[in-house]
RNA sequence: CGAGAGUGGGAAAGUGUCGCCGGCCAAGCAAUUGGCGGGAGGAAAGUCCGGGCACCAUAUGGCAGCGUAGCGGGUAAUGCCCGUCCACCGCGAGGUGAGGACAAGUGCAACAGAAAGCAAGUACAGUUCGGCUGUAGUGAAAUCAGGUAAACUCUACGUGGUGCAAGCCCAAAUAGGUCUGUGUUCUAUGGCGGCCAGCUUGAGCAGACGGGUAGGGCGCUCGAGGUCAGGGGUAACUCUGAUCCUAGAUGAAUGGCACUUCACGACAGGACCCGGCUUAUACCUACUCUCGGUCU
Numbered sequence: 001c002g003a004g005a006g007u008g009g010g011a012a013a014g015u016g017u018c019g020c021c022g023g024c025c026a027a028g029c030a031a032u033u034g035g036c037g038g039g040a041g042g043a044a045a046g047u048c049c050g051g052g053c054a055c056c057a058u059a060u061g062g063c064a065g066c067g068u069a070g071c072g073g074g075u076a077a078u079g080c081c082c083g084u085c086c087a088c089c090g091c092g093a094g095g096u097g098a099g100g101a102c103a104a105g106u107g108c109a110a111c112a113g114a115a116a117g118c119a120a121g122u123a124c125a126g127u128u129c130g131g132c133u134g135u136a137g138u139g140a141a142a143u144c145a146g147g148u149a150a151a152c153u154c155u156a157c158g159u160g161g162u163g164c165a166a167g168c169c170c171a172a173a174u175a176g177g178u179c180u181g182u183g184u185u186c187u188a189u190g191g192c193g194g195c196c197a198g199c200u201u202g203a204g205c206a207g208a209c210g211g212g213u214a215g216g217g218c219g220c221u222c223g224a225g226g227u228c229a230g231g232g233g234u235a236a237c238u239c240u241g242a243u244c245c246u247a248g249a250u251g252a253a254u255g256g257c258a259c260u261u262c263a264c265g266a267c268a269g270g271a272c273c274c275g276g277c278u279u280a281u282a283c284c285u286a287c288u289c290u291c292g293g294u295c296u
Base pairs, nucleotide, nucleotide: 001292002291003290004289005288006287007286008285009284010283012261013260014259015258016257017256018255020039021038023036024035025034026033027032041267045278046277048276049275050274051273052272053163054162055161056160065159066158067157068156069155070084071083072082073081074080085099086097087096088095089094100154101153105152106151107148108147122136123135124134125133126132167218168217169216170215177209178208179207180206181205182204190200191199192198225244226243227242228241229240230239231238232237262265
């Protein structure tokens, strides 16, 4: 210098102004106004695994079903991660692996071979004349302790179901329910825009309680959390200390305009929360290692 392997990091930077979502402070009876600071991702995605949380019956045992599968470790847990053995691939750094059991039963199998397991029976020799014994021949295997389980199956382990539209609380109008009061042709109530009178209607009307709906609140974001230092461990990971607060919407905010700089900008948008896996992704970048070439 070229070609590669592994493990990561970043995901344009900034100023002004006008808005949007939510927070705190101040003023105001209130409407509202002013100030301060915050506002998507490494995958927020697919919803494929694992858990928290909530309800269902107290969620425990068994069966079925489904899933997982060398051995050891990590973790809240896993089908994830780490270490290691074996097999395969690569010159190598490394990569890939559904890698328990066929000595319980059932099934399946190319070629060769008489025959691969209930049907048939090769050649030679022996013979108790029974394909009974031995040898030869085919084959990986010949009265199967041969192969095959991403074949049925067996073994071990895991797994109750539904998902925040879970679920809990507050609570109109109208209709219906229960109770109480009042009224039923001498009249309640309603109508004739307010009152009185009058006319008319003709069995309900009024109040309370409780359930549900609209609507509202909680769940909701401080958490198996991030960063740094030290200790333990090959590692995954973990312990101790210090320090930080970083969206919480619900027709659902995170945008528009003007400008500066650069390497000229990809995939993409929260919806209860975390740990993984998978998929998409312009460009920049760190470290370690391998192979080949060249120079000293």

The RNA shown here (Bacterial RNase P class A) has 296 nucleotides and comes from a Bdellovibrionota bacterium. Rfam family: Bacterial RNase P class A. Rfam classes the family as a ribozyme. The prediction has a mean pLDDT of 77. The sequence is in RNAcentral, with records from ENA. Lineage of the source: Bacteria > Pseudomonadati > Bdellovibrionota. The gene name in the source record is rnpB.